[in-house]
A computed fold for a 74-nucleotide RNA from a Calditrichia bacterium, annotated as transfer RNA. Its Rfam family is "tRNA". By type it is a transfer RNA. It was read from a public genome assembly.
């Protein structure tokens, strides 16, 4: 220098043909349970979907661009 893949909750990851409120597990908070702790149960908080632009009635999803990380080629 060229190419591929990835970026979604604090962490690890889903997300179907673009369609109404973006989810799970773990973690966190509160309550219940217990003499107490753990486990378990219930409820809750937590997201500019990496940034910007475009297409569309509508974008996490499609297109362009920038950034970051991993890998391959030279």
């Nucleotide at each position: 220098g060229g190419g591929a893949c990835a970026g979604u909750a604090g962490c690890u990851c889903a997300g179907u043909u673009g369609g109404u409120u973006a989810g799970a597990g773990c973690g966190c908070u509160a309550c219940g349970c217990u003499c107490a702790c753990a486990u378990c149960g219930u409820a809750g908080a937590g997201g500019u979907c990496a940034g910007g632009g475009g297409u569309u009635c509508a974008a996490c999803u499609c297109c362009c661009u920038u950034c970051u990380g991993u890998c391959c080629c030279a």